This is a predicted structure of a 78-nucleotide RNA (c-di-GMP-I riboswitch aptamer) from an uncultured Anaerolineales bacterium. It was read from a public genome assembly, where an Rfam model found it. Its Rfam family is "c-di-GMP-I riboswitch aptamer". Gene Ontology term of the family: cyclic-di-GMP binding. Model confidence (mean pLDDT): 80 of 100.
RNA sequence: ACCCGAAAAAGGCAAACCCAUCGUGAGGUGGGGACGCAAAGCUGUGAAUCUGCCUUUGCAGAUCGUCUGGCUGCCGGU
Numbered sequence: 001a002c003c004c005g006a007a008a009a010a011g012g013c014a015a016a017c018c019c020a021u022c023g024u025g026a027g028g029u030g031g032g033g034a035c036g037c038a039a040a041g042c043u044g045u046g047a048a049u050c051u052g053c054c055u056u057u058g059c060a061g062a063u064c065g066u067c068u069g070g071c072u073g074c075c076g077g078u
Base pairs, nucleotide, nucleotide: 003077004076005075012037013036017032018031019030020029021028022027035065041071042070043069046067047066048063049062050061051060052059053058
């Protein structure tokens, strides 16, 4: 290095819910909040789920804290 996350330290993120705001919607952003997270960091490949439009084929979107591909990374163990 790979692999692993029992104990510890330093930090980090932030579900539900509430408030404000944007969006037809799924949902986004900011503040509060803390269920959880060793990649719950970045990306958004493929799938999955969801929304809108459409008679349908389909088209345009959303999540990614559902799985997965790619890139990077703290501490400790071996």